[in-house]
Context: one part of a larger RNA
């Protein structure tokens, strides 16, 4: 390659926007390029495969036909891909309506604790462990009142809650903004779906330049443990954690599950939207559509089928198709080494092979 996979075995890119590409609704017309049918021409010789003949048979020769893969080149079909022209409205976008949301950016602010700083009160301990000791305290700590000042984080509300493409996102307020979902006619008429390359984003640690620094707290120092204790407990504490610009681009980026679209028995929670019954009106109840969670099993009975190697998966598929991408091919070597691209660096993608089991 052909083929088989990819939730846990090896293996779905971290995410999304989109180029080429690939695939793509429902319908008339034509065109005949893919497709089909046929007619020729062609497709050396050997080889094959068949029928016959020649070595006394076979191998082995020798003749006729035939196949095998294809091309070109004439007629002809015209459902199917396709081209062209043309309509349609379930796709897909638009538009309009009241709503949900910790989506996102920026700017103001709150209070509760925490640390310092000053003042009172008040005296000898505190604090800290398993137990201690470093520590801090008569230059008045701890502890308690009062005021101040910093910084960072937002208890209760809180949920199996919501929002976001993913990463993530929560005290309030207010400005700008982005998505989604519901519902109503119109509109546009396939504008649609993956997407190699590309581009943008993308925790926490890290790095660059300035600023911040309460509390934490790698690093380092004491103290304790211990046979040692470069460790786990403790006292402290520098980088960082913050903040603005630039950078890095990594992860168990996790649903170990790539996107999208159609189909396949429910039950029940719970969150938006709408509709109906009822009501003063609200709940309540009963349905519709989105979206998030659980059950979906041996059993007398509920308990759907399929799948899976089992665990599980089960309208939020791990089920039945189908359309694109991305990855995988024994273990180590090794996500290494070279080389190339990015990066101030640390490093990140890309990504081998000798050997050897």
């Nucleotide at each position: 390659u052909u083929g088989g996979g990819c939730g846990u075995a090896a293996a779905g890119g971290g995410u999304c926007c989109g180029u080429a590409g690939g695939c793509g609704g429902c319908u008339u017309a034509u065109c005949a390029a893919g497709u089909c049918a046929u007619g020729u021409g062609u497709c050396a010789a050997a080889u094959c495969u068949u029928u016959g003949g020649g070595c006394u048979c076979a191998a082995c020769c020798c003749a006729g036909a035939g196949g095998c893969u294809g091309c070109g080149c004439g007629u002809g079909a015209a459902a199917c891909u396709g081209g062209u022209a043309g309509g349609c409205u379930a796709g897909a976008g638009g538009u309009c309506g009241g709503g949900a949301g910790a989506g996102g950016c920026a700017u103001g602010u709150g209070g509760a604790a925490u640390u310092g700083u000053c003042g009172g009160u008040g005296u000898a301990g505190c604090g800290g462990u398993a137990a201690a000791a470093u520590g801090c305290g008569u230059u008045a700590a701890u502890a308690u009142c009062g005021a101040c000042a910093a910084g960072a984080a937002c208890a209760c509300c809180a949920a199996a809650u919501a929002c976001g493409a993913a990463g993530g996102c929560a005290g309030c307020a207010u400005g700008c903004u982005g998505g989604a979902a519901c519902g109503g006619u119109c509109c546009u008429g396939a504008c649609g779906c993956u997407g190699a390359g590309g581009g943008a984003c993308g925790a926490a640690a890290g790095c660059g330049u300035g600023g911040g620094u309460a509390g934490c707290g790698a690093a380092u120092g004491g103290g304790a443990u211990u046979a040692g204790a470069u460790a786990c407990c403790c006292c402290a504490g520098u980088a960082g954690u913050c903040c603005a610009c630039g950078c890095c681009c990594u992860a168990a980026a996790c649903g170990a599950u790539g996107a999208g679209u159609g189909c396949u028995a429910g039950a029940u929670a719970u969150c938006a939207g709408g509709a109906g019954u009822a009501u003063c009106g609200a709940c309540c109840c009963u349905c519709c559509u989105g979206g998030u969670g659980u059950c979906g099993u041996u059993g007398a009975a509920c308990c759907a089928a399929g799948c899976u190697a089992a665990c599980g998966c089960g309208u939020u598929a791990a089920g039945c198709a189908c359309u694109c991408c991305g990855c995988c091919u024994g273990g180590g070597g090794a996500g290494u080494a070279c080389g190339g691209u990015c990066g101030c660096a640390a490093g990140a993608c890309u990504a081998a092979a000798a050997c050897u089991c």
Small-subunit ribosomal RNA, central domain from a Candidatus Uhrbacteria bacterium, 357 nucleotides, folded computationally. The organism belongs to Candidatus Uhriibacteriota, within Bacteria. The sequence was found in a public genome assembly. The coordinates come from a structure-prediction model, not an experiment, and the mean pLDDT is 81.